């Protein structure tokens, strides 16, 4: 330099155009003499950045940043 894949909650990841989700973790409460476990509830997101298409973009197109792999 070329090609491919990834970037979404604190972590691991779903989500193929119409209200952004799950598990774990966190916090509070219940339970217990107390802790752990269990149960219930709550909070937590500029969806990597910008532009374009569209009534509408996490999703489609282009550019850039960054991570991983391959080729030379």
């Nucleotide at each position: 330099g070329c090609c491919g894949g990834g970037g979404u909650a604190g972590c691991u990841c779903a989500g193929u155009g119409g209200u952004a989700g799950a598990g774990c973790g966190a916090u509070a409460c219940u339970u217990u003499c107390g802790u752990a476990a269990a149960g219930u509830a709550u909070g937590g997101g500029u969806c990597g950045g910008g532009a374009g298409u569209u009534c509408g973009a996490u999703u489609c197109u282009c550019c850039c940043c960054u991570c991983c792999g391959g080729c030379u």
Molecule: transfer RNA
Organism: Candidatus Colwellbacteria bacterium CG10_big_fil_rev_8_21_14_0_10_41_28